[in-house]
RNA sequence: GUCCUCGUAGCUCAGCGGGAGAGCACCUCGUCGACAUCGAGGAGUGCGCAGGUUCGAUUCCUGUCGAGGACA
Numbered sequence: 001g002u003c004c005u006c007g008u009a010g011c012u013c014a015g016c017g018g019g020a021g022a023g024c025a026c027c028u029c030g031u032c033g034a035c036a037u038c039g040a041g042g043a044g045u046g047c048g049c050a051g052g053u054u055c056g057a058u059u060c061c062u063g064u065c066g067a068g069g070a071c072a
Base pairs, nucleotide, nucleotide: 001071002070003069004068005067006066007065010024011023012022013021018055026042027041028040029039030038048064049063050062051061052060
């Protein structure tokens, strides 16, 4: 330098045009003498950034940033 994959909640990940979700973690309540476990409920400025296509973009396209990899 060229190409490929990935970037989504505190962490690990799903989702892939029309509701942004799960598990763990966190908070509250219950259970318990207390803790843990378990049960119920709750909160969370989360789709790397910019632009484009579209009635509508996390999703498609372009550029760019970052991480990893292949070739040279």